[in-house]
RNA sequence: UUCUGAACAGGGCGACCCCGCCGAAAGACGGGCAAGCAAAGUCUACGGUCUACAGGGCGACUGCCCCACGACGUCAGGAUUGCCGGG
Numbered sequence: 001u002u003c004u005g006a007a008c009a010g011g012g013c014g015a016c017c018c019c020g021c022c023g024a025a026a027g028a029c030g031g032g033c034a035a036g037c038a039a040a041g042u043c044u045a046c047g048g049u050c051u052a053c054a055g056g057g058c059g060a061c062u063g064c065c066c067c068a069c070g071a072c073g074u075c076a077g078g079a080u081u082g083c084c085g086g087g
Base pairs, nucleotide, nucleotide: 002087003086004085005084012037013036017032018031019030020029022027035074041080042079043078044077047075048072049071050070055066056065057064058063
């Protein structure tokens, strides 16, 4: 430098669910829990996915459709840095 993760050390993160709180929603944030994660560190919304307040179209009694200017990085990708060990 590159490939790699069977074991070790010290640690790190925190799904689902519950409570609080913000939001129209998706979802975010804080606390609890612990499914998992070797980049589940940081940055990135290009692909993908979710939502549809406002707006637009239809309809006609509160309905259907479109739409991201809203989100998701623990869906995949890209950039960059890094612990322990092995080749």
c-di-GMP-I riboswitch aptamer from a Gammaproteobacteria bacterium, 87 nucleotides, folded computationally. Rfam family: c-di-GMP-I riboswitch aptamer. Gene Ontology term of the family: cyclic-di-GMP binding. NCBI's taxonomy places the organism under Bacteria, Pseudomonadati, Pseudomonadota, Gammaproteobacteria. The prediction has a mean pLDDT of 84.